Transfer RNA from a Sedimentisphaerales bacterium, 72 nucleotides, folded computationally. Lineage of the source: Bacteria > Pseudomonadati > Planctomycetota > Phycisphaerae > Sedimentisphaerales.
RNA sequence: GCCGAUGUGGCUCAACGGUAGAGCACAGCUUUCGUAAAGCUGGGGUUGUGGGUUCGAUUCCCACCAUCGGCU
Numbered sequence: 001g002c003c004g005a006u007g008u009g010g011c012u013c014a015a016c017g018g019u020a021g022a023g024c025a026c027a028g029c030u031u032u033c034g035u036a037a038a039g040c041u042g043g044g045g046u047u048g049u050g051g052g053u054u055c056g057a058u059u060c061c062c063a064c065c066a067u068c069g070g071c072u
Base pairs, nucleotide, nucleotide: 001071002070003069004068005067006066007065010024011023012022013021018055026042027041028040029039030038048064049063050062051061052060
């Protein structure tokens, strides 16, 4: 230099173009003499950045950034 993959709550990952969810973690409550476990409830996301297409974009297109892999 060229090619490809990945980027979504704190972490690991979902999500036919139509209100962004789950598990773990965190906070509160129930239970217990107390702790753990268990159960219930709750908060937390400008979907890597900037544009474009569309009535509508996490999703499609373009550029860039970061990480990883391959080729030379």
Rfam family: tRNA. About the family: Transfer RNA (tRNA) molecules are approximately 80 nucleotides in length.